[in-house]
RNA sequence: GGGCCUGUAGCUCAAUUGGUAGAGCGCACCCUUCGCAUGGGUGAGGUAGCCGGUUCGACCCCGGCCAGGUCCA
Numbered sequence: 001g002g003g004c005c006u007g008u009a010g011c012u013c014a015a016u017u018g019g020u021a022g023a024g025c026g027c028a029c030c031c032u033u034c035g036c037a038u039g040g041g042u043g044a045g046g047u048a049g050c051c052g053g054u055u056c057g058a059c060c061c062c063g064g065c066c067a068g069g070u071c072c073a
Base pairs, nucleotide, nucleotide: 001072002071003070004069005068006067007066010025011024012023013022019056027043028042029041030040031039049065050064051063052062053061
């Protein structure tokens, strides 16, 4: 320098061939207990790496850039 993959909640990851952004763990509160643990319930938390484009509408399609991984030179 070039090819490919990845970037979504605090962490680990989903969501599909465009139409409301989710799960587990963690966190807060409540129930259960004499108290704790376990268990159950409710909730907060994300303008989806950044900037543009296409579209009525983009996590999803297109272009550029950034970061990480991997392969080639």
Transfer RNA from a Patescibacteria group bacterium, 73 nucleotides, folded computationally.
The coordinates come from a structure-prediction model, not an experiment, and the mean pLDDT is 82.
Taxonomically the source falls in Bacteria candidate phyla (Bacteria).
It matches the Rfam family "tRNA". By type it is a transfer RNA.